[in-house]
RNA sequence: GGGCCCAUGGUCUAGUGGCUAUGACAUCACCCUUACAAGGUGGAGGUCGUGGGUUCGAAUCCCACUGGGCCCA
Numbered sequence: 001g002g003g004c005c006c007a008u009g010g011u012c013u014a015g016u017g018g019c020u021a022u023g024a025c026a027u028c029a030c031c032c033u034u035a036c037a038a039g040g041u042g043g044a045g046g047u048c049g050u051g052g053g054u055u056c057g058a059a060u061c062c063c064a065c066u067g068g069g070c071c072c073a
Base pairs, nucleotide, nucleotide: 001072002071003070004069005068006067007066010025011024012023018056027043028042029041030040031039049065050064051063052062053061
């Protein structure tokens, strides 16, 4: 220098054009227990890496950039 892949709550992850972005762990409250753990119910927590574009509508498609990984030279 060239090519490919990845980026979604604190962590991991589903979602490849259309309802309010899914679930698990963690965290908070309550129930249960003499108490703790386990279990049950509920809550908070995401500007979907950044900036543009396409579209009635974008986490999803296109372009550029940033960060990470792999391969070639």
Transfer RNA from a Candidatus Nanoarchaeia archaeon, 73 nucleotides, folded computationally. Model confidence (mean pLDDT): 82 of 100. Its Rfam family is "tRNA". The family's RNA type in Rfam is transfer RNA. The RNAcentral record of the sequence draws on ENA.